The RNA shown here (transfer RNA) has 74 nucleotides and comes from an Opitutaceae bacterium. Its Rfam family is "tRNA". Rfam links the family to the GO term triplet codon-amino acid adaptor activity.
RNA sequence: GGACCCUUAGCUCAGUUGGUUAGAGCGCUUCCUUGACAUGGAAGAGGUCGUUGGUUCGAGUCCAAUAGGGUCCA
Numbered sequence: 001g002g003a004c005c006c007u008u009a010g011c012u013c014a015g016u017u018g019g020u021u022a023g024a025g026c027g028c029u030u031c032c033u034u035g036a037c038a039u040g041g042a043a044g045a046g047g048u049c050g051u052u053g054g055u056u057c058g059a060g061u062c063c064a065a066u067a068g069g070g071u072c073c074a
Stems, first nucleotide, its partner, number of pairs: 001073007010026004019057001028044005050066005
């Protein structure tokens, strides 16, 4: 220098051919249970989907640029 892949909650990830409310597990908060802790149960908070722009009636999903990380080639 070139090609490809990844980026979604604090962490690990799902999200089908663009469609009407963006999710799971763990973690966190509150409550119940206990003499107390752990376990267990119930409820809840937490995201402008890396960033910017574009296409579209509608974008996490498609297109372009850009940032970070990774693999391979040179």
Annotation:
Its mean pLDDT, the model's own confidence on a scale to 100, is 80.